Overview: Predicted 3D model of a 107-nucleotide RNA (Glycine riboswitch aptamer). Its mean pLDDT, the model's own confidence on a scale to 100, is 75.
RNA sequence: CAGCAAUACUCUGGAGAGUCUUUUAUACGGAAAACCCGUACAGAAAGCGCCGAAGGUGUACGGCAGGAAACUGCCAAUCUCUCAGGCAAAAGGACAGAGCAUGAAAG
Numbered sequence: 001c002a003g004c005a006a007u008a009c010u011c012u013g014g015a016g017a018g019u020c021u022u023u024u025a026u027a028c029g030g031a032a033a034a035c036c037c038g039u040a041c042a043g044a045a046a047g048c049g050c051c052g053a054a055g056g057u058g059u060a061c062g063g064c065a066g067g068a069a070a071c072u073g074c075c076a077a078u079c080u081c082u083c084a085g086g087c088a089a090a091a092g093g094a095c096a097g098a099g100c101a102u103g104a105a106a107g
Stems, first nucleotide, its partner, number of pairs: 001107001006102002009099005018048001020047005026040005049087003055083001056081001058079001062075005
């Protein structure tokens, strides 16, 4: 000089699963009034059901290392569990593409 891997930031795309039950708050109406009745309600709490793509758990027919062997240790996911999270929209979102900055190695 060049600019791969990787990382941070910016932009774009980005799935799944509840018109459930109870209580309660709020609003409106009824009523003489009430702690009563009716309606609405993407609020709150609890329960039940469900989803997997923040994060986290687990998994080897494989790879690497050690060992004479038995065996031991390490390494994985979009698989698995559902702890966490989520089940209108918004937000979040693994991951993908582009830009920008930093930037080993090889050349």